Source information:
A computed fold for a 379-nucleotide RNA from a Bacteroidales bacterium, annotated as Bacterial RNase P class A. The model forms 94% of the base pairs in the Rfam consensus. Taxonomically the source falls in Bacteroidales (Bacteria, Pseudomonadati, Bacteroidota, Bacteroidia). Its Rfam family is "Bacterial RNase P class A". Rfam's curators write: Ribonuclease P (RNase P) is a ubiquitous endoribonuclease, found in archaea, bacteria and eukarya as well as chloroplasts and mitochondria. Model confidence (mean pLDDT): 77 of 100. A source record names the gene rnpB. The sequence is in RNAcentral, with records from ENA.

[in-house]
């Protein structure tokens, strides 16, 4: 120095020109619409998985199921998120001891409360998966022997994912924390250090397989539903409530006249109360208003826990000051096609639907950091 693998972070086009969409402005036009200008998808707009925002409906007050979290400590509106530690684990270097087992540094990895509160489970193999004894070892009684039987034992061997603290050494008929020393875990104490998880030292007790993403204990949180929330305007058409009409008109005679009465035209003229007329109620029917509500419309709709830039405070998530900027809002749904140049680039993965803040998943080339492997050269 070349090359390659992982990860992180940054950023995913510009110009012009045709021809086409949605939104918004501005001119024209009664009006369909026309012609001008802005302005138009992403780091994941994806899954729709955490948290909230904002609607709405629901709540004295308590407890109980039920879900959900599960080292500190901070960050955030909030969170199962992050951020910086802390334990522990696995992997490699180095190193100290006789061992066991410690101890540094690098890397990676960890739902990490509690099996020592209870009750369950631990397949196959094994004598036993937690009051064990298959081989073995010792004692002793039979017995010629070869073996049995009693009785101790758990060091060694088998099994197995997992075997009843580990090395050593004393001890013993054999042995065993039976005792010692040193180690490791664990418990609870004191001193020290740190905000705290925790760490280190002391001296003490203790040796109790493993499994809570097994019940279950304990601490903390947790009302239900999602913009199709949700609120306004509202048409045809049925339907509901109120009111009114619910029978006359209309020609022509007669009559002073008001009205009355005869004919003619016309007709869907209902029920109920009554013997019948009046009279009332009820219906159809018709005209009017008012309710609910479809279809249609309008709001919610995007300026917000905003980006962005400097600069302060912090190891850091992330806050604080100030200056600038304002960048889609559609409803069957617009954001597109081609063409030339520049540039690493139109090549992945992939299309907004209230919003925001995460987390996970996809994913191509380019830019830059960090570890690591190759190779090649110097020293």
């Nucleotide at each position: 120095g070349c090359g390659g693998a992982u990860g992180g972070c940054c950023a995913c086009g510009g110009u012009u020109g045709u021809c086409g969409c949605g939104u918004c402005c501005c001119g024209g036009g009664c009006g369909a619409c026309c012609g001008g200008g802005a302005u138009g998808a992403g780091g994941a707009a994806a899954g729709u998985c955490g948290g909230g925002a904002c609607a709405g409906c629901g709540c004295a007050g308590a407890g109980c199921a039920c879900c959900a979290u599960a080292c500190u400590u901070c960050c955030u509106a909030a969170c199962g998120g992050g951020a910086a530690g802390g334990g522990g684990c696995u992997g490699c270097a180095c190193c100290g001891g006789a061992g066991a087992c410690a101890g540094u540094g690098c890397a990676g990895u960890u739902a990490c409360a509690g099996c020592a509160a209870g009750u369950g489970c631990c397949a196959c193999a094994g004598a036993a998966a937690a009051c064990u004894a298959c081989c073995g070892c010792c004692a002793u009684g039979c017995g010629c022997a070869a073996g049995c039987g009693u009785g101790g034992u758990a060091a060694g061997g088998g099994u197995g994912a997992a075997a009843a603290c580990g090395u050593g050494a004393g001890g013993u008929a054999a042995g065993a924390g039976c005792u010692c020393a040193c180690g490791c875990u664990g418990c609870a104490u004191g001193c020290u250090g740190g905000c705290g998880a925790c760490a280190g030292c002391a001296g003490g007790c203790a040796g109790g397989g493993g499994c809570a993403a097994a019940c279950c204990u304990u601490a903390u949180g947790g009302g239900c539903u999602g913009c199709a929330a949700g609120g306004c305007c509202a048409a045809a058409u049925a339907u509901g409530c109120c009111g009114g009409c619910g029978a006359a008109g209309u020609g022509u005679g007669c009559u002073c006249a008001c009205g009355g009465c005869a004919c003619a035209u016309g007709u869907g003229a209902g029920g109920g109360c009554u013997g019948c007329u009046c009279g009332u109620c009820c219906a159809a029917g018709c005209c009017g208003g008012c309710g609910g509500g479809u279809a249609g419309g309008c709001c919610g709709c995007u300026g917000g826990a905003g980006g962005u830039c400097a600069u302060c405070a912090g190891u850091g998530a992330u806050g604080g000051u100030g200056g600038c900027c304002c960048a889609a809002g559609a409803u069957a749904a617009a954001u597109g096609a081609c063409a030339a140049c520049c540039u690493u680039a139109u090549u992945a993965c992939a299309g907004a639907a209230u919003c925001c803040u995460g987390c996970u998943u996809a994913u191509g080339a380019g830019g830059u950091c960090a570890u690591c492997c190759g190779c090649a050269a110097a020293a």